The RNA shown here (Bacterial small signal recognition particle RNA) has 100 nucleotides and comes from a Planctomycetota bacterium.
The coordinates come from a structure-prediction model, not an experiment, and the mean pLDDT is 77.
The organism belongs to Planctomycetota, within Bacteria.
Its Rfam family is "Bacterial small signal recognition particle RNA". The family's RNA type in Rfam is non-coding RNA gene. Gene Ontology terms of the family: SRP-dependent cotranslational protein targeting to membrane, signal sequence recognition and signal recognition particle, plasma membrane targeting. From the family's description: The signal recognition particle (SRP) is a universally conserved ribonucleoprotein involved in the co-translational targeting of proteins to membranes. For this family Rfam cites "Temperature-responsive in vitro RNA structurome of Yersinia pseudotuberculosis" (Righetti et al., Proc Natl Acad Sci U S A, 2016).
The sequence was found by an Rfam model in a public genome assembly.
RNA sequence: GGCUCGGCACUACGCAGCGAAUCCACUUCGAACCGGGUCAGGCCGGGAACGGAGCAGCCCUAAGGAGCGUGAUUCGGGUGCCGUAGAUGUCCGGGCCUCC
Numbered sequence: 001g002g003c004u005c006g007g008c009a010c011u012a013c014g015c016a017g018c019g020a021a022u023c024c025a026c027u028u029c030g031a032a033c034c035g036g037g038u039c040a041g042g043c044c045g046g047g048a049a050c051g052g053a054g055c056a057g058c059c060c061u062a063a064g065g066a067g068c069g070u071g072a073u074u075c076g077g078g079u080g081c082c083g084u085a086g087a088u089g090u091c092c093g094g095g096c097c098u099c100c
Base pairs, nucleotide, nucleotide: 001097002096003095004094005093006092007091008089009088010086011085012084013083014082015080016079018076019075020074021073022072023071024069026067027066028065029064035060036059037058038057043052044051045050
């Protein structure tokens, strides 16, 4: 000096993880009236029996809100020394060859 191998740094992909958003599941809240059911009281009809509409209350639920799972998807990064591959290097180490 050349070749080659490994490490380190770099890039890409994959994986994991972090943050955000969305979807789904579960729980919960949630309608003076313009949702539903049941409708005390009162009102109406009726001689009466009973019937009718129906406020409050109660129950269910919509739009929507909150919590939760880590379930799925997407995006992002000075996340990881996890895996694979690639090219490079004033870096570190090893092997072989050649020259002085």